[in-house]
Transfer RNA from an Acidimicrobiaceae bacterium, 76 nucleotides, folded computationally. Its Rfam family is "tRNA". By type it is a transfer RNA. Taxonomically the source falls in Acidimicrobiaceae (Bacteria, Bacillati, Acidimicrobiia, Acidimicrobiales). RNAcentral holds the sequence, with entries from ENA.
RNA sequence: GGGGCUAUAGCUCAGUUGGCAGAGCGCCUCCAUGGCAUGGAGGAGGUCAAGGGUUCAAUUCCCUUUAGCUCCACCC
Numbered sequence: 001g002g003g004g005c006u007a008u009a010g011c012u013c014a015g016u017u018g019g020c021a022g023a024g025c026g027c028c029u030c031c032a033u034g035g036c037a038u039g040g041a042g043g044a045g046g047u048c049a050a051g052g053g054u055u056c057a058a059u060u061c062c063c064u065u066u067a068g069c070u071c072c073a074c075c076c
Stems, first nucleotide, its partner, number of pairs: 001072007010025004019056001027043006049065005
């Protein structure tokens, strides 16, 4: 230098043919219990990496950029 993959909640990750943003764990509140364990109920938490484009509508399609992983090439 060239190619590929990844980026979504605090963490691990789902989310297809573009149309409501989700799960598990964690966190908070309440209930049961002698009890900080355990069980049950409810809740908070997101600029979907960044910018732009297409579209009535973009996490999703296109372009560019950033970061990480990886393969190839170059150098030694």